[in-house]
RNA sequence: UUCUUAUCAAGAGAGGCUGAGGGACUGGCCCUAUGACGCCCGGCAACCUGAAUAUUUAUUAUUCAACGGUGCUAAUUCCAGCAGGUUAACCACCUGAAAGAUGAGGA
Numbered sequence: 001u002u003c004u005u006a007u008c009a010a011g012a013g014a015g016g017c018u019g020a021g022g023g024a025c026u027g028g029c030c031c032u033a034u035g036a037c038g039c040c041c042g043g044c045a046a047c048c049u050g051a052a053u054a055u056u057u058a059u060u061a062u063u064c065a066a067c068g069g070u071g072c073u074a075a076u077u078c079c080a081g082c083a084g085g086u087u088a089a090c091c092a093c094c095u096g097a098a099a100g101a102u103g104a105g106g107a
Stems, first nucleotide, its partner, number of pairs: 001107008013041001015040003021031003025081004042073003047069002049065006077099001082096005
């Protein structure tokens, strides 16, 4: 980089350093010197992981743990971006894709 697969409506500091930008992309709309991004510490969660129970023999389901490997810690993946539906139409809403993010496995 790419393929497969699972998840994406919950959760998480009024700490320290730094110092201007950030929220993937496009359009919106937002956050930001009452200091962004980033780093450290703290925290959340529980994908990998460990244990127990049940069913079964492939493993699956449920519960618990969190020392370790990741991840996350403004807004639903901030909203929409394509297709369809509800509507006379607009607005708005709903469903499914696409795109993206993260984990696990493969090339």
Description: Model confidence (mean pLDDT): 82 of 100. SAM riboswitch aptamer (S box leader) from Clostridium thailandense, 107 nucleotides, folded computationally. Its Rfam family is "SAM riboswitch aptamer (S box leader)". Its family is annotated with regulation of gene expression in the Gene Ontology. The sequence is in RNAcentral, with records from Rfam.